Source information: Predicted 3D model of a 253-nucleotide part of an RNA (large-subunit ribosomal RNA, domain VI) from Candidatus Buchananbacteria bacterium RIFCSPHIGHO2_02_FULL_39_17. Rfam family: Bacterial large subunit ribosomal RNA.

[in-house]
Context: one part of a larger RNA
C1' cells in the first nucleotide's frame, strides 16, 4: 500500500516439523539342526540419544537480601554504624533465568506403491504372476499427529458492532511473564497498571538497647528476634493529564 468501515473467532491452498534406536524377559532352549548352535511371529519391561514445555523436587546462579570476619579512614570518644579494599573476603539465599532436575513425545492406522510373492489367463489346445483383468507387499510416498499459514492479488468464511459524530483505532501516559528499536500483551480514575504502604510466603539466623552472671573475654534473658529485591493477597497515598483520526472518488445508464 492492497484486501471498498471495524472487532473477534476461524477455514486451510500451501509450507515446515516429527516418524528413532538399543538391551532384557516371556513365547522357547520351542520350530530348525546329527550336534554345536538357535529363531520368525507375538507380548512386555528397561534404557539411550533427540525434541518441547516447566521450576514442585535436586542442583547452579542470584553485583549488595541476611549473617560472620580482616585492614584502614570517617561519624569527637565507648558502643553502634558508613566508605574503600575483585561484589574486600567467607557462609547461606527469594523471584527470575537455567540443567545436572521434572513432565511429556515419537501413537493409531488408511490409501496408492517399490523390490518381491501370487490368482485367473491367452497369444502358443501345454506352460506362463501379464498381454486384457485382479490381489498381497516397506522405517519410503499421500494422509492421519504437531506448528505456521488468506499478499491463497483467486487477498476466503462466520458472528457482532457501526456510517455524522458514532463502531473502532492511534498518539500520549502507567507497566509487563513481551522486547535491540518497532512490534506484542495488560492498564489509564466507571482504575489495582506500576510505585508506595499494610499483611504474608520465603531468606538469613536470635538485631539494637536494656537487665542479669562473670575481674574480664564472653555468655544468658527480653527473642525464632531484627532486617529483607523481584513472589502472593489487599489498599487509591503517588503517577496513569490531555488530544487526534475515522468508512470515498471517477465513469456509464
Nucleotide at each position: 500500500c492492497g484486501u471498498u468501515g471495524a472487532a473477534a473467532u476461524u477455514u486451510g491452498a500451501g509450507g515446515g516439523g516429527g516418524c528413532u534406536c538399543a538391551u532384557u524377559u516371556u513365547u522357547a532352549g520351542u520350530a530348525c539342526g546329527a550336534g554345536a548352535g538357535g529363531a520368525c511371529c507375538a507380548a512386555a519391561a528397561u534404557g539411550a540419544a533427540u525434541a518441547a514445555a516447566c521450576c514442585u523436587c535436586u542442583a547452579g546462579u542470584g553485583u549488595a537480601c541476611c549473617a560472620g570476619c580482616u585492614g584502614u579512614c570517617c561519624u569527637a570518644c565507648c558502643a553502634a554504624g558508613g566508605g574503600c579494599a575483585c561484589a574486600g573476603c567467607u557462609g547461606g539465599g527469594u523471584a527470575g533465568c537455567u540443567a545436572c532436575g521434572u513432565u511429556u513425545a515419537g501413537u493409531u492406522u488408511a490409501g496408492a506403491u517399490a523390490a518381491g510373492c501370487g490368482c485367473u489367463g491367452a497369444a502358443a489346445g501345454c506352460a506362463u504372476a501379464u498381454a486384457a483383468g485382479c490381489g498381497c507387499g516397506a522405517a519410503g510416498c499421500u494422509g492421519u499427529c504437531c506448528c505456521c499459514a488468506a499478499g491463497a492479488u483467486u487477498a476466503g468464511a462466520u458472528u457482532u458492532c457501526g456510517u455524522u459524530a458514532u463502531a473502532g483505532g492511534c498518539u500520549c501516559c502507567c507497566g509487563g511473564g513481551a522486547g535491540a528499536c518497532g512490534a506484542c500483551c495488560g492498564g489509564g480514575u466507571u482504575g489495582a497498571u506500576a510505585g508506595g504502604c499494610g499483611g504474608u510466603a520465603g531468606g538469613u539466623g536470635u538485631a539494637a538497647g536494656g537487665c542479669c552472671a562473670g575481674c574480664a573475654a564472653u555468655g544468658g534473658c527480653u527473642u525464632g528476634a531484627g532486617c529483607c529485591g523481584a513472589g502472593c493477597c489487599g489498599u487509591a497515598c503517588u503517577a496513569a493529564u490531555a488530544g487526534c483520526c475515522a468508512a470515498u472518488u471517477u465513469c456509464u445508464a